[in-house]
Context: one part of a larger RNA
RNA sequence: GAUUGAACGCUGGCGGUAUGCUUAACACAUGCAAGUCGAACGGCAGCACGAGAAAGCUUGCUUUCUUGGUGGCGAGUGGCGGACGGGUGAGUAACGCGUAGGAAUCUGCCUGGCAGCGGGGGACAACUCCGGGAAACCGGAGCUAAUACCGCGUACGCCCUACGGGGGAAAGAUGGCCUCUUCUUGAAAGCUGUCACUGCCAGAUGAGCCUGCGUUGGAUUAGCUUGUUGGUGGGGUAAUGGCCCACCAAGGCGACGAUCCAUAGCUGGUCUGAGAGGAUGAUCAGCCACACUGGGACUGAGACACGGCCCAGACUCCUACGGGAGGCAGCAGUGGGGAAUAUUGGACAAUGGGCGCAAGCCUGAUCCAGCAAUACCGCGUGUGUGAAGAAGGCCUUAGGGUUGUAAAGCACUUUCAAUUGGGAAGAAAAGCACCUGGUUAAUACCCGGGUGUCCUGACGGUACCUUUAGAAGAAGCACCGGCUAACUCCGUGCCAGCAGCCGCGGUAAUACGGAGGGUGCAAGCGUUAAUC
Numbered sequence: 001g002a003u004u005g006a007a008c009g010c011u012g013g014c015g016g017u018a019u020g021c022u023u024a025a026c027a028c029a030u031g032c033a034a035g036u037c038g039a040a041c042g043g044c045a046g047c048a049c050g051a052g053a054a055a056g057c058u059u060g061c062u063u064u065c066u067u068g069g070u071g072g073c074g075a076g077u078g079g080c081g082g083a084c085g086g087g088u089g090a091g092u093a094a095c096g097c098g099u100a101g102g103a104a105u106c107u108g109c110c111u112g113g114c115a116g117c118g119g120g121g122g123a124c125a126a127c128u129c130c131g132g133g134a135a136a137c138c139g140g141a142g143c144u145a146a147u148a149c150c151g152c153g154u155a156c157g158c159c160c161u162a163c164g165g166g167g168g169a170a171a172g173a174u175g176g177c178c179u180c181u182u183c184u185u186g187a188a189a190g191c192u193g194u195c196a197c198u199g200c201c202a203g204a205u206g207a208g209c210c211u212g213c214g215u216u217g218g219a220u221u222a223g224c225u226u227g228u229u230g231g232u233g234g235g236g237u238a239a240u241g242g243c244c245c246a247c248c249a250a251g252g253c254g255a256c257g258a259u260c261c262a263u264a265g266c267u268g269g270u271c272u273g274a275g276a277g278g279a280u281g282a283u284c285a286g287c288c289a290c291a292c293u294g295g296g297a298c299u300g301a302g303a304c305a306c307g308g309c310c311c312a313g314a315c316u317c318c319u320a321c322g323g324g325a326g327g328c329a330g331c332a333g334u335g336g337g338g339a340a341u342a343u344u345g346g347a348c349a350a351u352g353g354g355c356g357c358a359a360g361c362c363u364g365a366u367c368c369a370g371c372a373a374u375a376c377c378g379c380g381u382g383u384g385u386g387a388a389g390a391a392g393g394c395c396u397u398a399g400g401g402u403u404g405u406a407a408a409g410c411a412c413u414u415u416c417a418a419u420u421g422g423g424a425a426g427a428a429a430a431g432c433a434c435c436u437g438g439u440u441a442a443u444a445c446c447c448g449g450g451u452g453u454c455c456u457g458a459c460g461g462u463a464c465c466u467u468u469a470g471a472a473g474a475a476g477c478a479c480c481g482g483c484u485a486a487c488u489c490c491g492u493g494c495c496a497g498c499a500g501c502c503g504c505g506g507u508a509a510u511a512c513g514g515a516g517g518g519u520g521c522a523a524g525c526g527u528u529a530a531u532c
Base pairs, nucleotide, nucleotide: 001532002531003530004529006528007527008526009525010524013379014378015377016376017375018374019372020371021337026335027334028333030332031331032330035080036079037078040077041076043073044072047071048070049069050067051066052065053064054063055062056061057060087290088289089288096215097214098213099212100211101210102209105207106206110203111202112201113200114199115198116197118152120150121149127142128141129140130139131138132137158167159166160165172195173194174193175192176191177190181188182187183186216262217261218260223253224252225251228250229249230248231247232246233245234244235243265287266286267285268284269280270279271278272277292313293312294311295310296309315326316325317324318323343369345368346367347366351365352363353362354361355360382412383411384410385409392403393402394401395400416473418468421465422464426459431453432452433451434450435449436448437447438446476521477520478519479518480517481502482501483500487516488515489514490513491512497504498503
């Protein structure tokens, strides 16, 4: 000099853009943060509508009851999603990360292709009844549906094979139509569209595994190792492999630093520097690890799973003492720790995610707002004129000098703030109507394109424009001995004090304290800490 996720002191007008627990991976009250689908299913607790019955009567209303008939829908079965998104950096010196390669793998949803989607069965929730328990919840009996579950049939391809053979699937839901058949009000079969379902092949995406090289300090850590190193055969896994096991061999690593100890998430980057390098790893992005502590598996395409389960432990809470409940390193917020770090805000309008045919629902992701000079950037606090060089202050050799064109005065301007009125972009979709292309028997439905229409904004009456008034509302901080830009007076008298280094102060201190003046930066200025 540059820099910072900074803090402290004094001061503080506005805006934009960023950033904001670096400490206790300490403990957490409260609310919210993952649901959705009725176009899978049986149903109907609640709401609304309809139908029926009864009663009251102001004879067309009110009340009650019945009815899943309709819109819908609590709880339940079932599907998909809760493995993403969000947080933290405790652990980890490691194939963890970075980079470059590899072969023995899996991959829901998505895309392309091939082939299918036949016919049956038995349950279990919900519900009803009974019972236990303070509660959490649990037990028994009975009824029932499905895209839940299980056989049978078929299976090109798929799997196993001793090459003879053997094994193995599926599910429907919904919209439209009568061209053909049967009855004919209209339906059934049927046709047709969409979304699903099953098997296989490929793709895409994602993930698992292996290897070369690189990746902090300590030798006041020199030896380390028995599943250890290799082989054979098995087991296990999606897959290779001592990953695990039996047997066999006795190996393997190490001064090119093994082992041990300490420290640490890694990277793109960031800061500094001419560079080489040094330091660092907040925000943003990629990877990894963790989710009260330790262990374990289940489900699933994917987890050994932050807001799932089980066991053990510590802690907190409830209890009828028998037994139960919980996990903010999600967003806010509280206590504590600390020099120190924000609101228990708004909205799903946009972007994205989950579910759904869709409408839509959910989304503390996200977008916004609030707080903080925490940082960076921009703007303002007026402009011109004005010598009687006013008054006052300070200094003085008492003449004057300086503050100083500074002020006052005169003439202007009105950014920003205040005030008046107007007022965006961020919104395109979806929906509806019409036209048109595809599909089809079809001018239905459905899908694509076009035109028109209708609405959808948290921010927010915000940005921006404009009206009005008036210099009006807006300057401080540090320093002035040398380094280092800037000097005099008074007070003090080795005292009080200053100080980054040298050093000042013991009676004229440009070094302490105050004043006047000056210098430097400026909504900041200094100090402290830290890095180059």
The prediction has a mean pLDDT of 86.
Small-subunit ribosomal RNA, 5' domain from a Gammaproteobacteria bacterium, 532 nucleotides, folded computationally.
Its Rfam family is "Bacterial small subunit ribosomal RNA".
It was read from a public genome assembly.